Transfer RNA from a bacterium, 74 nucleotides, folded computationally. Model confidence (mean pLDDT): 81 of 100. Rfam family: tRNA. Rfam classes the family as a transfer RNA.
RNA sequence: GUCCCUGUAGCUCAGAUGGAUAGAGCGGUGGAUUCCUAAUCCGCAGGCCGCGAGUUCAAAUCUCGCCAGGGACA
Numbered sequence: 001g002u003c004c005c006u007g008u009a010g011c012u013c014a015g016a017u018g019g020a021u022a023g024a025g026c027g028g029u030g031g032a033u034u035c036c037u038a039a040u041c042c043g044c045a046g047g048c049c050g051c052g053a054g055u056u057c058a059a060a061u062c063u064c065g066c067c068a069g070g071g072a073c074a
Base pairs, nucleotide, nucleotide: 001073002072003071004070005069006068007067010026011025012024013023019057028044029043030042031041032040050066051065052064053063054062
């Protein structure tokens, strides 16, 4: 330099063909239980989906550019 993959909650990830309030596990936090702790159970908070633009009635999802990480080839 060319090409490919990835970027969604603090962490690990899901989210077939664009449309329903954007989800799970772990973690955090409040409570129940317990003599206490752990475990278990019930709640709660936390994301404008890497950034910007475009297409569309509608974009996490499609298109383009950029940024970051990883890989292949030179």